[in-house]
The part of an RNA shown here (large-subunit ribosomal RNA, domain V) has 580 nucleotides and comes from a microbial mat metagenome.
Context: one part of a larger RNA
RNA sequence: CCCGCACUAAGACGAAAAGACCCUAUGAAGCUUUACUAUAGGUUGUUGUUGUUAUUUAAUUUUACUUGCUCAGAAUAGCUGGGAAACUUUGAAACUUAGAUUUCGGUCUAAUGGAGUUACCGUUGAGAUACCAGCCUAGUAUUAUUAAAUAACUUACUUGAGCGUAACUAGCUCGAGGACAGCGGCUGCCGGGUAGUUUAACUGGGGCGGUUGCCUCCUAAAUUGUAACGGAGGCGUCUAAAGGUUGGCUUAGCCUGGAUGGAAAUCAGGCUUUAAAGUACAAAAGCAUAAGCCAGCUUAACUGCAAAACUUACACGUUGCGCAGAUGCGAAAGCAGAGUUUAGUGAUCCGAUGCGUUCAUGUGGAUGACGCAAAGCUCAACGGAUAAAAGUUACUCUAGGGAUAACAGGCUGAUCCUACCCAAGCGCUCACAGCGACGGUAGGGUUUGGCACCUCGAUGUCGGCUCGUCUUUUCCUGGGGGUGAAAUAGCUCCCAAGGGUUGUUCUGUUCGCACAUUAAAAAGGCACGCGAGCUGGGUUCAAAACGUCGUGAGACAGUUUGGUCUCUAUCUAGUGUGGG
Numbered sequence: 001c002c003c004g005c006a007c008u009a010a011g012a013c014g015a016a017a018a019g020a021c022c023c024u025a026u027g028a029a030g031c032u033u034u035a036c037u038a039u040a041g042g043u044u045g046u047u048g049u050u051g052u053u054a055u056u057u058a059a060u061u062u063u064a065c066u067u068g069c070u071c072a073g074a075a076u077a078g079c080u081g082g083g084a085a086a087c088u089u090u091g092a093a094a095c096u097u098a099g100a101u102u103u104c105g106g107u108c109u110a111a112u113g114g115a116g117u118u119a120c121c122g123u124u125g126a127g128a129u130a131c132c133a134g135c136c137u138a139g140u141a142u143u144a145u146u147a148a149a150u151a152a153c154u155u156a157c158u159u160g161a162g163c164g165u166a167a168c169u170a171g172c173u174c175g176a177g178g179a180c181a182g183c184g185g186c187u188g189c190c191g192g193g194u195a196g197u198u199u200a201a202c203u204g205g206g207g208c209g210g211u212u213g214c215c216u217c218c219u220a221a222a223u224u225g226u227a228a229c230g231g232a233g234g235c236g237u238c239u240a241a242a243g244g245u246u247g248g249c250u251u252a253g254c255c256u257g258g259a260u261g262g263a264a265a266u267c268a269g270g271c272u273u274u275a276a277a278g279u280a281c282a283a284a285a286g287c288a289u290a291a292g293c294c295a296g297c298u299u300a301a302c303u304g305c306a307a308a309a310c311u312u313a314c315a316c317g318u319u320g321c322g323c324a325g326a327u328g329c330g331a332a333a334g335c336a337g338a339g340u341u342u343a344g345u346g347a348u349c350c351g352a353u354g355c356g357u358u359c360a361u362g363u364g365g366a367u368g369a370c371g372c373a374a375a376g377c378u379c380a381a382c383g384g385a386u387a388a389a390a391g392u393u394a395c396u397c398u399a400g401g402g403a404u405a406a407c408a409g410g411c412u413g414a415u416c417c418u419a420c421c422c423a424a425g426c427g428c429u430c431a432c433a434g435c436g437a438c439g440g441u442a443g444g445g446u447u448u449g450g451c452a453c454c455u456c457g458a459u460g461u462c463g464g465c466u467c468g469u470c471u472u473u474u475c476c477u478g479g480g481g482g483u484g485a486a487a488u489a490g491c492u493c494c495c496a497a498g499g500g501u502u503g504u505u506c507u508g509u510u511c512g513c514a515c516a517u518u519a520a521a522a523a524g525g526c527a528c529g530c531g532a533g534c535u536g537g538g539u540u541c542a543a544a545a546c547g548u549c550g551u552g553a554g555a556c557a558g559u560u561u562g563g564u565c566u567c568u569a570u571c572u573a574g575u576g577u578g579g580g
Base pairs, nucleotide, nucleotide: 001580002579003578004577005576006575007574008573010572011571012570014567015566022401023400024399025398027397028396029393030392031391032390035197036196037195038194039193041190042189043188045186046185047184048183049182051153052152053151054150055149056148057147058146059145060144063141064140065139066138068136078135079134080133081132082131085118086117087116096111097110098109099108100107101106157177158176159175160174161173162172163171200212201211202210209229213235214234215233216232217231218230236382237280238339239338243298244297245296246295247294248293249292251276252272253271254270255269256268257267278287279286281344283342284341285340302325303324304323305322308319309318310317314383327336328335329334350376353373354372355371356370358369359368360367408455409453410451411450412449414448416444417443418442419441420440421439425435426434462537463535464534465533467529468526469525470524471523472522475500476499477498478495479494480493481492482491483490502516503515504514506512543561544560545559546558547556548555549554
């Protein structure tokens, strides 16, 4: 070196199972509810099946009889027409009694009574209930119809018993109820009992928080444009003048002077000057020839169009020469289609509104369509999926992802550990025996992190046990320097990794506290060494309970009890042994 045999399990990111954790999907399913929308069911009303009688009430209606009050005026004048006379032993006036009504003045009815009463005339818009006819308001009695309530009936209908029958059914007899109930149609309400669904995205993983459209500045690298959960702020309006035009004016601050008057009111003079003021409001740009301030007159905050451009994926958006009409101001030239400019906003559909010399298949109406105009959305997740929508899953499932988290590794090294530099100060004196502020420079890669680079068609996770191996920044043992080293005992620094570095109580613990020792009870790396070596106490499935949270399903780096740890070794590696 080659080939065996028997072993060990460190590696082959070993085998097994398209990861169950995590995220994503306009995926699925189970469950919940004061998510949305339906619905079984319950209930309300109405109607059909559904008939008879009476009473009461209400409405309408027939007939008769009553009823009617502003002021003026004999006085309680309903309206209109005819009308000059009408009523009366078929009972007038009047007293009394009784009743009804009332605007409290009267009016009407019945009885008594026994012969008269009323109109036309003067007041009034309207003239006689003198008389006749029709009608209105309100009421009484009555007729009829309808409805409701109540009471009753029996024939629909329901039902008990018996007869019937082998047993049912039908039928018959007796009874109980009864137009209710039951059943059908329509209908309002309740309705997780049931069903179908929804429950956003961005995001240095996801969740929680925050944000989502528009405007201004910086970032932005001197055209434009340009991202971030980068740094700052605003908007979702306002104004009939704060718009148009014509004419005029100049602000602010400081200094000096001046009654009340003061730091600051108003007055005079001077100085600085693109302005230090103002501009409806944020910021930026602009503005004194003013776009700032004041006054006069006014409505261009108009209608129909629009060359040419800017912006731009599209759709939007922006500027606007000029023409026609009508208008305001100005002597005129001219200016004016809102605001000095950039925010003050919402597509499409839908229904409603106004207008129209538009269209509708013979025509009018109605209706529909079309055109023009303007309104109705915190559709604010603001290019708006629907008119209409929340949760939970540890009972879970599928497709995927190392495009994305938890372990480990990697990069980094803020944090952490170690060393060094400077030396203010402490150390009686003396910076440096021993310490060392404020700061600075390195190293390490054991902490907590940041990043998200391999791995989600799987790299098993804490602690313990077993077995170790390496580093030295050395705890002990060894050798030295300094000392604020007398000795003993120490402190500090240098060299040094050969060997060593305990047992026990509590706890799953690593750690830690405690007890007893020791020469010492050092710190670390090795996938926080080691589960194809063991364990399985903890964490981290399904069961269950407590506390808390939640309406609930359920949830909790809160607690508690319980809870399947598979693999016969092919290769590498290693141990023992045999042969060549």
The prediction has a mean pLDDT of 82.